Predicted 3D model of a 328-nucleotide part of an RNA (large-subunit ribosomal RNA, domain IV) from Stephanopyxis turris.

Context: one part of a larger RNA
Formats: sequence, C1' cells, structure tokens
RNA sequence: UUGUAUUGAAGGAACUCGGCAAAAUGACUCUGUAACUUCGGGAUAAAGAGUAGUUUUUUUUGAGAAAUCUUAAAAAACUGUCACAAAAUCGGGGACAGCGACUGUUUAAUAAAAACACAAGUCUCUGCAAAUUCGUAAGAAGAGGUAUAGAGACUGACGCCUGCCCGGUGCUGCAAGACUAAUGUGAGAAGUUUUGGCUUUAAACAAAAAUCCCAGUAAACGGCGGCUGUAACUCUGACGGUCCUAAGGUAGCGAAAUUCCUUGGCAUUUGAUUGGUGUCCUGCAUGAAUGGCGUAACGACUGUCCUACUGUCUCCAAUACAAUCUCA
Repeated sequence: UUGUAUUGAAGGAACUCGGCAAAAUGACUCUGUAACUUCGGGAUAAAGAGUAGUUUUUUUUGAGAAAUCUUAAAAAACUGUCACAAAAUCGGGGACAGCGACUGUUUAAUAAAAACACAAGUCUCUGCAAAUUCGUAAGAAGAGGUAUAGAGACUGACGCCUGCCCGGUGCUGCAAGACUAAUGUGAGAAGUUUUGGCUUUAAACAAAAAUCCCAGUAAACGGCGGCUGUAACUCUGACGGUCCUAAGGUAGCGAAAUUCCUUGGCAUUUGAUUGGUGUCCUGCAUGAAUGGCGUAACGACUGUCCUACUGUCUCCAAUACAAUCUCA
C1' cells in the first nucleotide's frame, strides 16, 4: 500500500447515474391490523407487548390402587446479569406511478426483462384416401384421431369495449364476356417439278389455368385530409362555403416506454427539483385483437417519495489476519 473482517465522536444519503455496498429488521406467543378487492386476498400489512432462573397456588396431559412421576398453561412473589429468542440460523417497512394479468421460459460463458410462453378471444383451411407436413418414390407423421377434431395465423387473465374505409395489395367467389400456349382441323399462297407427289408458309375455327372484367372480404396486409368565413368588448367558433378522398381518427387515453419546440402552462412534493405525481390539450408524429382504456393479486422489472438504518459521504481513523515492497 492492497485485500478480507471488526469498531467508530457529531451528523445521517450531504455520497452516487442510482442507498451500489454495508447497516438495520429477523424466532416463538399474545394484542392489533388500512386503502383497495376478482371477496379468495391485501396480511407476517402497519403498529405494539412478552420471553432467563427459583418458589407457591390453581387448572391440565399421560401412567398408577395410591404416594408420586410426567405434559402444558395461568396468576403471584422472589433472585441474578449492562444485556434472558443472551450463540448460530433468521423478512426492513410504507406510499404513488409505468409495464407485463398471474406460476413459468430465455441469450450454457457480458442482457432474466416491459422479451417468449400462458389460460382465454377471433379469423382461415380441413368431411377422412382430410387439410397440413416429410420423402424422387414406396411410405410415414396427422391418427389407430373424425369438426367439442386436426392444421395455420393474430391477440394475450378479468372488466368496459373494439368505430369508419374494399380505391391499392392479398384471399374467396364468378356455367357469361375479353385475352391466351403447344396442338387439332385447315380456306389459300409459294417453291419444285421425276406430280394421284414432296417441301415451306398460313387466314379462320376449336383449345386450359393464369390475367382482365364483375362481386364479396379489414380480429386479411393496410389506411383513417386541406383551405376559408362566421356570435353586439376581445378570444374562441356550435354554424356555413369550397377542394380533394376508398374513407377522412369514433369511444378512450394524451408533453405519454410515444412530445421535436420543451426544463410546455398550472398545482403539488423540496430551502432549492431538466426528476416524480395530478391536471390542461397546442397529439412535430396517440388510438381501438399491428388491440384501446382500466384493473385486485403477483414481479431478483423501471421511475419517484417517506420512515428506520447506517463509514455511501462530510473525513477519515484504529485494530486483527493475509499478500506485496524495502531494510536488517
């Protein structure tokens, strides 16, 4: 000097991206326990008290004929220690918000999460020699199952809901029509002439799917506007005009895990806050199963605050052990 431990005056997060690390809490018995809630929870909520030994009394478990021994509890009195769950083991607690309902799964060796999964919801395909999948095939999985089944896709408990658009892309349907290949029939034309021929070319007609056309479909991929005038202070614009569109964003939420300007305005929290929470809405660029908004319980998740606690810090110091270095 470093490491691992132990201790520390006064203060107590002033440290720091952040209470990281450490400290504190901790067992059993009794008392007591809020909001909220899906009535199960929340809950060991929170907040308190007691705990050693001896004696006596009362009650009590078991054994015994009884004396007595044994188990447990209550009350009273006494005794000792600074300290009685005397060691070890052994929750800190509370409030608000975001995200995800939950238990679970994951980047073996930098990520455990808000990611994945999930019960539940919806759509599409599939009538059995099923759809789908593997294989050149034989064959196999699906399944010794049969639409309350199987496959594919999306959302993700529960509650309240899930608006408008089918113009584009996709899918489905469509006994008509358009367009269309090889091919078939083949009018005709050209060449050759050893022709009852051979060769080449070819209009027209027939001829599949696809495509076009037409229609349906958004819990399919997706999309969901400008400009301008207007109310007897002003401001605003319920109302009107006009252009464009397939239709112009409904309910809800909103400076948000989304807000550039921005440290938005106001309130609250602090002595002081680019933070947190509530509210407003001017949403650069929210929005409804690409799910919207809530939500009890849960979370080694994320943000903020309060309390307890502390060497995290003001500001470092001492001790023990170990290592390194120097000297003898």

The source organism's lineage runs through Eukaryota, Sar, Ochrophyta, Stephanopyxales and Stephanopyxis. Its mean pLDDT, the model's own confidence on a scale to 100, is 86.